[in-house]
This is a predicted structure of a 1399-nucleotide RNA (small-subunit ribosomal RNA) from an uncultured bacterium.

RNA sequence: AAUUCGCCCUUAGAGUUUGAUCCUGGCUCAGGACUAACGCUGGCGGCGUGCCUAAUACAUGCAAGUCGAACGGUCGUGCGUUUGUAGCAAUAUGGACGUACGAUAGUGGCGAACGGGUGAGUAACACGUGGAAAACCUACCCUCGAGCGGGGGAUAACUCCGGGAAACUGGGGCUAAUACCGCAUGACAUCCCAACCUGGCAUCGGGAGGGGAUCAAAGCCGAAAGGCACUUGAGGAUGGUUCCGCGGCCUAUCAGCUAGUUGGCGGGGUAACGGCCCACCAAGGCGACGACGGGUAGCCGGCCUGAGAGGGCGAUCGGCCACAAGGGGACUGAGACACGGCCCCUACUCCUACGGGAGGCAGCAGUAGGGAAUUUUGCUCAAUGGGGGAAACCCUGAAGCAGCGACGCCGCGUGGGCGACGAAAUCCUUCGGGAUGUAAAGCCCUCUUAACCGGGACGAAAUACAUGACGGUACCGGUGGAAUAAGCCUCGGCUAACUCCGUGCCAGCAGCCGCGGUAAGACGGGGGAGGCAAGCGUUGUCCGGAAUCACUGGGUGUAAAGGGCGUGUAGGCGGGCCGGCUAGUCGGUUGUUAAAUCUCUCCGCUCAACGGAGAAGCUGCGGCCGAUACUUCCGGUCUUGAGUGCGGCAGGGGAGGAUGGAAUUCCUGGUGUAGCGGUGAAAUGCGUAGAUAUCAGGAGGAACACCGGUGGCGAAGGCGACUUCCUGGUCCUAUACUGACGCUGAGACGCGAGAGCGUGGGGAGCAAACAGGAUUAGAUACCCUGGUAGUCCACGCCGUAAACGAUGUUCACUAGGUGUUGAGGGUGUUGACCCCUUCAGUGCCGAAGCUAACGCAUUAAGUGAACCGCCUGGGGAGUACGGUCGCAAGAUUAAAACUCAAAGGAAUUGACGGGGGCCCGCACAAGCGGUGGAGCAUGUGGUUUAAUUCGAUGCAACGCGAAGAACCUUACCUGGGCUUGACAUCCCGGGAAUCUUCUGGAAACAGGAGAGUGCCCUUCGGGGAACCCGGAGACAGGUGCUGCAUGGCUGUCGUCAGCUCGUGUCGUGAGAUGUUGGGUUAAGUCCCGCAACGAGCGCAACCCUUGUUCUUAGUUGCCACCGGGUAAUGCCGAGCACUCUAAGGAGACUGCCUACGCAAGUAGUGAGGAAGGUGGGGAUGACGUCAAGUCCGCAUGGCCCUUACGCCCAGGGCCACACACGUGCUACAAUGGCCACUACAAAGGGCUGCAAAGCCGCAAGGUGAAGCCAAUCCCUAAAAAGUGGUCUCAGUUCGGAUCGGAGUCUGAAACUCGACUCCGUGAAGCUGGAAUUGCUAGUAAUCGUGGAUCAGCACGCCACGGUGAAUACGUUCCCGGGCCUUGCACACACCGCCCGUCA
Repeated sequence: AAUUCGCCCUUAGAGUUUGAUCCUGGCUCAGGACUAACGCUGGCGGCGUGCCUAAUACAUGCAAGUCGAACGGUCGUGCGUUUGUAGCAAUAUGGACGUACGAUAGUGGCGAACGGGUGAGUAACACGUGGAAAACCUACCCUCGAGCGGGGGAUAACUCCGGGAAACUGGGGCUAAUACCGCAUGACAUCCCAACCUGGCAUCGGGAGGGGAUCAAAGCCGAAAGGCACUUGAGGAUGGUUCCGCGGCCUAUCAGCUAGUUGGCGGGGUAACGGCCCACCAAGGCGACGACGGGUAGCCGGCCUGAGAGGGCGAUCGGCCACAAGGGGACUGAGACACGGCCCCUACUCCUACGGGAGGCAGCAGUAGGGAAUUUUGCUCAAUGGGGGAAACCCUGAAGCAGCGACGCCGCGUGGGCGACGAAAUCCUUCGGGAUGUAAAGCCCUCUUAACCGGGACGAAAUACAUGACGGUACCGGUGGAAUAAGCCUCGGCUAACUCCGUGCCAGCAGCCGCGGUAAGACGGGGGAGGCAAGCGUUGUCCGGAAUCACUGGGUGUAAAGGGCGUGUAGGCGGGCCGGCUAGUCGGUUGUUAAAUCUCUCCGCUCAACGGAGAAGCUGCGGCCGAUACUUCCGGUCUUGAGUGCGGCAGGGGAGGAUGGAAUUCCUGGUGUAGCGGUGAAAUGCGUAGAUAUCAGGAGGAACACCGGUGGCGAAGGCGACUUCCUGGUCCUAUACUGACGCUGAGACGCGAGAGCGUGGGGAGCAAACAGGAUUAGAUACCCUGGUAGUCCACGCCGUAAACGAUGUUCACUAGGUGUUGAGGGUGUUGACCCCUUCAGUGCCGAAGCUAACGCAUUAAGUGAACCGCCUGGGGAGUACGGUCGCAAGAUUAAAACUCAAAGGAAUUGACGGGGGCCCGCACAAGCGGUGGAGCAUGUGGUUUAAUUCGAUGCAACGCGAAGAACCUUACCUGGGCUUGACAUCCCGGGAAUCUUCUGGAAACAGGAGAGUGCCCUUCGGGGAACCCGGAGACAGGUGCUGCAUGGCUGUCGUCAGCUCGUGUCGUGAGAUGUUGGGUUAAGUCCCGCAACGAGCGCAACCCUUGUUCUUAGUUGCCACCGGGUAAUGCCGAGCACUCUAAGGAGACUGCCUACGCAAGUAGUGAGGAAGGUGGGGAUGACGUCAAGUCCGCAUGGCCCUUACGCCCAGGGCCACACACGUGCUACAAUGGCCACUACAAAGGGCUGCAAAGCCGCAAGGUGAAGCCAAUCCCUAAAAAGUGGUCUCAGUUCGGAUCGGAGUCUGAAACUCGACUCCGUGAAGCUGGAAUUGCUAGUAAUCGUGGAUCAGCACGCCACGGUGAAUACGUUCCCGGGCCUUGCACACACCGCCCGUCA
């Protein structure tokens, strides 16, 4: 100092089912921890730790000895005495005796039962905890008491003789003791006898006397004192043994176990109780509170985790137990049934002379083996501790140390400061730059560590000297130099960290979700970044997250889950009051809860890890004291729970008997005739042997129409004609009685639809199986005709159902409203009445509340209480095996391997439906004309080709890109050429530019010749701009790829009426509301209503055009009036009225009327009006869909080519042709063809242009040139129509393909490959199969005209006018679309999803 109170501390989630949402639910991840292992890497130190597997086998060494002060010997040395030998002697060398010291084989004592190892066995009093032993033992040690007298006989060693290979052993002889044995003495020991005191729950214990019996001993050292031993008691201490309460694994697919079993009497045995053992007697003992069996396991202090409660584990350290090759046994001893003792059996190994022996590392090292995996055959007894000894001392692989291993924890280092708008290198880049990065270099420092040199401990003491394995270690001082020292994993989300390249569903990654199919932040590499760091990752295991077994702390209508229903045993739970006890419960105190660990405080190693001391804690158990509210227990009492009696009511409640009518079928007879029956339509079937139909009679079985009702009864299953008998239960009223008698209910027992089974009946109808007929691709089905089990009855089984309210039973409480059934009460009244009200049942709607939502809501799924059943991801599987039941079918109980990342519930938005409702559209229908057949044109597919360039491909590609391929275009092919390039910018050199011309060549190109000198500045040398030529490199260029990397543009649904937002509100949420509803509209157009109120993009309108009119203006337009003129014409003057032109206005708004309607609006041949309900037409295309189309219009990321995939040129091709398709043109003729004549437009275009008149040509055209930059001139003839004529139904006077010939025009050039003209030729085709298309009015149909492109080329495209119809009842159906609603297992959205079989 830690103490107390308070404060404080303490509980985290995420990914993944869906288009999205909420919920349920599993899987997965982030954390912590390891006796770990593996991969990559590795500087130092401290402290720890190290066979988890084969309790497998072990070579070698060591791990338990010691005492000569117990004993007899023996050996050695010294000394003494004596005696030999050698020597003159000193002396040397022997023997004997004595003595001292040392050594020690044997006898003897103590120890070896400790220490050390391991966890095989063990589910047990083995362990833990608390008790008990009055049922016990304890060597050595301590305290106290008593004693130690006197004898005896042996035996190892030794010696002699044997056996054996060895181990070992036999016999004879000698000897000692603290070895062994009598005797003596002996009590407070033990036992016996008799009585006393005292204690205890019992057996019994304790105490003081008396008498009797029995039992002891050893000596050694010392001169002595004395010491150490010895014997016998008592007590203590220590250690042990036994017994008991309680506690801690899984399995019931183990339900019954047990003969020494349970108890008793007697005995034996033990230190001691006890069936521990034995004889006899009795028949007990244990078990759902889990016996017995099976599996697994040493237990604990503790360790890990966790907020905790828990869960997992039981290495190191400590306590206990068990074991010592496997099994058994005893001996010795205080103690063992004994790791380094003995005996036996077994397996194995070794030795052997084959006769026989030896051995036991789960001691320390070490070896082999096993294995993913676990160390040195080290040092020392210096310390601590142990054994022996009087001691010295000896022994000690206990222990203390060292070694090896990053195996763990902890600490330190690998340098520090300054240092650039920032070197080099590398990576990225939008090419500007950015990043690595103050990082490096460089400068200035420092020296931990490592290395070397020098010094140098503590640990050594209650030990004076001496004594250190560790160890010359720790530590201290010094030397030199940044010198010796960084890796690993990750970077898609979870989860901190991003880019480039490579790869191209390959290679690979992956914990889950998932990445990779040509731009991969997910693979591999580079750069960079993040994390941790001498480590980092991976794998494995445990806890956590997981409230995912829920005690704390879950659920069960639909997600997994209420037993099919009742009766009831054990058990659990239980009404009011009083009293008692105090078991539970609560409080206090006390003992224990070993130490270590954990927590706190202080202290010691430089810090920490680690360690020391103290405190707290150890939530448990025991003792004692106290409290008595609640619960239990005991006693008493009460009536409200429950029950009983009395009186009534309703009812398809159950069982048996009897009876009834309708209908079906069959039989008999009558009438009667050709069909009946059946279906979507048919057929099988029945019928002339008389059916069906109809009448009468009869037989037989089954079921009971109407009443009949979310009405009744029952526990459920279930129960329906009428009547009778037997019988269960409910409800209501008033009152009496019993006095908690209650609730639930594991097992158990009973009931239990249908189907099915057994035996025997019965059998009308119906009807599995079966047969036939249909349907169909097939049809083992749906439909039809038949038809057997069965359905019915009796008895017996089965025991299951969506046995459902998918909702266990009981009790209490918690707003109402409205029906209905049964019973009762009240008011008014008497009606089968109305109203009010109580109880019991049965429905609907709703408040609070609950719920994931849907929904439930006094009949709860609300709020509480009691008890039971059941659930724990999907599949495998309610399956297998086993048990039980069953005649069988099968039922019940009930897994695992393996596999998946989900499987689910409710609700939401869509899409979809051979769902529903409403409504549109040339969608159908009603019409008109076409296409599909022919010829030709054109596009496409296919084929062909050197090339037939490319794209577009259902609608929404196919007369499309292409508003115009002979060259060009042109992208394709062949051949010839070029390489800074045909084109852009920059640099250098030369030259103005440019023009003319020659040679080769198909041209491009290659090679020459000549002319010519401009503009700006100038210091006159020159320089500059534009342009040309030559050169170098940066770069150009690409119609090469990717439209699935893109922009832009476009198509389409669809000019369909929709698509959204803000705020508010509702919903946990996705979302809803608004936008739905009632009307109305072409329209989400408008009105009304409404938790919505507004708004935006769309609709409509505004814009253009056309239809009427007005104003203005009047040339190039116009010509009514006036004048002039001509053969004729607005030709001229004049004029601007009209037409017209082109600018601006007006007009139309359901404004008015009538009807209907609330309104919006609708209707009316309504009025008026040129036009009437959007007047006609156009432009205009919401949010979005189709990875729709386009990289070849353009733009553009990435990739690719670079003497070519670029560029130039010539020729060819895009024009091919057995075929197939689309789109068109022309026809097939008389509503026509041909010929002649005669009318009437609109809109456009025109200078490299339109071109008149005139002339030439049959014509295309030529010539010619007036006029016109255009309301002026030209193109320009409009055609159909009309009038007249001809043809007369024919492959034609229809039709014009094809081919021959001759020409014209454009163009360098019409061969491949143009258009047109003329002459000749004269094909198919006589109205088109299945199928399919356009159009609703100035539309279809038909007729011609113009324009763009363009040298030329139009049957295409775009535009213009002329003539000018038919039809629409209607919305059932086909197609497309809109709104509402419903279902859904779809969401890539029905071209979906998904099941089975086969490969």
It matches the Rfam family "Bacterial small subunit ribosomal RNA". Rfam links the family to the GO terms ribosome and structural constituent of ribosome. The RNAcentral record of the sequence draws on ENA.